Predicted 3D model of a 64-nucleotide RNA (Fluoride riboswitch aptamer (crcB RNA motif)) from Amycolatopsis sp. M39.
Rfam family: Fluoride riboswitch aptamer (crcB RNA motif). Gene Ontology terms of the family: positive regulation of gene expression and response to fluoride.
The model forms 100% of the base pairs in the Rfam consensus.
RNA sequence: AUCGGCACCGGCGAUGGGGCUCGCCUUCAACCGCGGAAAUCCCGCUGACGGUCCCUGGCAACGG
Numbered sequence: 001a002u003c004g005g006c007a008c009c010g011g012c013g014a015u016g017g018g019g020c021u022c023g024c025c026u027u028c029a030a031c032c033g034c035g036g037a038a039a040u041c042c043c044g045c046u047g048a049c050g051g052u053c054c055c056u057g058g059c060a061a062c063g064g
Stems, first nucleotide, its partner, number of pairs: 010025004016055006033045004
């Protein structure tokens, strides 16, 4: 100096914040939703969460 392994820190899981928890990645990384058409440009669909709880924002319905 290079390569491999492990630990810690860190990062990530299709739209915000936090607690707990699960998984993934080690920087040319994890991650960057789904359907239709030959499909990148087009059209359509679901959801603020990976899961769960709380908060915030948006939309819809009902009641006062």